[in-house]
RNA sequence: AUAACCGGCUAGGGGUGCCGCAAGGCUGAGAGAGAUCAUGUCUCAACCCUUUGAACCUGAUGUGGGUAGUGCCAACGUAGGGAAGCUAAGGUCCUUUUUG
Numbered sequence: 001a002u003a004a005c006c007g008g009c010u011a012g013g014g015g016u017g018c019c020g021c022a023a024g025g026c027u028g029a030g031a032g033a034g035a036u037c038a039u040g041u042c043u044c045a046a047c048c049c050u051u052u053g054a055a056c057c058u059g060a061u062g063u064g065g066g067u068a069g070u071g072c073c074a075a076c077g078u079a080g081g082g083a084a085g086c087u088a089a090g091g092u093c094c095u096u097u098u099u100g
Base pairs, nucleotide, nucleotide: 001092005091006090007087008086009085010084011050012049013048014047017026018025019024032044033043034042035041036040056081057080058079063074064073065072
């Protein structure tokens, strides 16, 4: 000097599946714990994401592959949606001085 980038603070967005009598197992950042009274909604925790937006939703009870099974993997996807403000203590950049 700078909110451009990393970061910080506050606020907000999101998902929570499959198999199993259960214990538990699989993938993953995350598959959790309650409340209500109705099989939905709400609260909290953790995790991820916030327009440079693939966090997440629609398309999708879809397509191909694979599995015990499941968006488990791939395409779809330059598709359509989707939640922001501040901050110079720190990092970063420039100049000068000193030291090695």